Predicted 3D model of a 364-nucleotide RNA (Bacterial RNase P class A) from a soil metagenome.
The prediction has a mean pLDDT of 76.
The sequence is in RNAcentral, with records from MGnify.

RNA sequence: GAGCUGGCCGGGCGACCGCGACGGUGCCUUCGGGCUCCGCCGAGGAAAGUCCGGACUCCACAGGGCAGGGUGGUGGGUAACGCCCACCCGGGGCGACCCGCGGGACAGUGCCACAGAAAGCAGACCGCCGAGCGCUUCGGCGCCCGGCAAGGGUGAAACGGUGGUGUAAGAGACCACCAGCGCCCGGGGUGACCCGGGCGGCUCGGUAAACCCCACCCGGAGCAAGGUCAGACAGGGAGCGUUCGAGGGCGGCCCGCCCGAGCUCCCGGGUAGACCGCUCGAGGCCGUCGGCAACGGCGGCCCCAGAUGGAUGGUCGCCGCCCGGUCCAACCGGGCACAGAAUCCGGCUUACAGGCCAGCUCGU
Repeated sequence: GAGCUGGCCGGGCGACCGCGACGGUGCCUUCGGGCUCCGCCGAGGAAAGUCCGGACUCCACAGGGCAGGGUGGUGGGUAACGCCCACCCGGGGCGACCCGCGGGACAGUGCCACAGAAAGCAGACCGCCGAGCGCUUCGGCGCCCGGCAAGGGUGAAACGGUGGUGUAAGAGACCACCAGCGCCCGGGGUGACCCGGGCGGCUCGGUAAACCCCACCCGGAGCAAGGUCAGACAGGGAGCGUUCGAGGGCGGCCCGCCCGAGCUCCCGGGUAGACCGCUCGAGGCCGUCGGCAACGGCGGCCCCAGAUGGAUGGUCGCCGCCCGGUCCAACCGGGCACAGAAUCCGGCUUACAGGCCAGCUCGU
C1' cells in the first nucleotide's frame, strides 16, 4: 500500500418545561378516579418484513385408511428451528478466506429448447477406405454397393483421455499409463469421509427448486388468544327437517362410530366500555470453570417501557461530526443515517450517515 474476517457504537454532557408508568405523601371526589410534590423508570440494533421456530391461551385428542406440508452431507448446540458452531465433500481465490436448496438418476415414469445426421436401448452431414461401372486433359472426377467413426462441423452435453500395436481405412479390437465405475483387503476417524493396495468388465449422459422413492418431523387457531364484570337491543321473512332424520362432532378427505331437534340464508336492530391476561424473563451484567466453537455449569450483583383518541417530546448552553458561505484560520447558517414498541422470547432477511476495536493475509 492492497485486502480478508469477527466484534462493537450509532451523537455526548448539563439546565428548564412537558407527556406516560410505578411506589410514596398531601388534598379533592360523583368512590370510577383527578390534582400537587418527592423518588424512580421510559424504544431499537434493527422495535421493521411477519419468513421460520418456541413459550402461553383456547379448541380438538376411540380407531383404521388416504391425502397434505416441511426438512435433507456428518457430528454437536438449543426449549425448538429452515437457526448457530465445528468438520467433510465440491467449486473459486497466490493467500487470509469466500460460495453451495449438499439424500437417491442400476425402483419406475417424464423431459432435454435452439442448433445438429443423431439427445438414450443413438446416429452418419462433410469426411476416410475398398470393390464395380462410366468419363478423363492420366492429376483425378461422377454414379452405385459396402466398410468406418479417426478428423471436421452442431451443441450446455455426442457413449473415456494420451501414446502405441493393428488395418484397405478404422475402432478398448488389443496393449501401456491416466481418469472414472464396481467389488475386495489393510489402516485412520464417533461420523460424513480420507490414505494405501489388489481384482474386474472395458466407460455405463444430464435433470429430483419434474413426478417419484427413502429417512425424519408436523393436530387447528391465535393476545382481536382467552377470562371476569358492566351495559344495550326488536323483531320479521324464506327454505330444509323431527326415527323416510336436517344438522353437528371425530378441525383436510373417506370409512366407521357417536350426539341428535333444530339448522341454514336474507332483511332489520344493538354493543364495541372497564379490568385481568401484561410483562421477572429459555432476563441482563461481571467473574470463574468445562468445551476448538456454538454453548453450558457455578457464584455474585441488578430490575430494565407497558401506552390503548395509543406516552417516549421541545427549548437553551457547551462539545463532536457533516454540508454551505470560506483558503476545512476565525466566525455565521443549516443538518445529525435507517427507523420506531403493542403478549413475550430465539433466529433469519431487509434498511442504515458516520465511526471505533481486534485478529489475519498478500506485496514492498